[in-house]
RNA sequence: GGGUCAGUAGUUCAGCUCGGUAGAACGCACCCAUGGCAUGGGUGAGGCCCGGGGUUCAAAUCCCCGCUGAUCCA
Numbered sequence: 001g002g003g004u005c006a007g008u009a010g011u012u013c014a015g016c017u018c019g020g021u022a023g024a025a026c027g028c029a030c031c032c033a034u035g036g037c038a039u040g041g042g043u044g045a046g047g048c049c050c051g052g053g054g055u056u057c058a059a060a061u062c063c064c065c066g067c068u069g070a071u072c073c074a
Base pairs, nucleotide, nucleotide: 001073002072003071004070005069006068007067010026011025012024013023020057028044029043030042031041032040050066051065052064053063054062
């Protein structure tokens, strides 16, 4: 220098194929249960989706540019 993949909640990841209300698990807060802890059950908070621009009635999703990381080739 070129190719491919990834970036979404505090963490690990789905959702992108085929545009239409942003989700799961763990973690966190509260409640129930226990003499108390752990386990268990219930409820809730928490992300405007890496940045900018474009297309569209509508973009996490499609297109362009850039940034970061991983990997392959040279």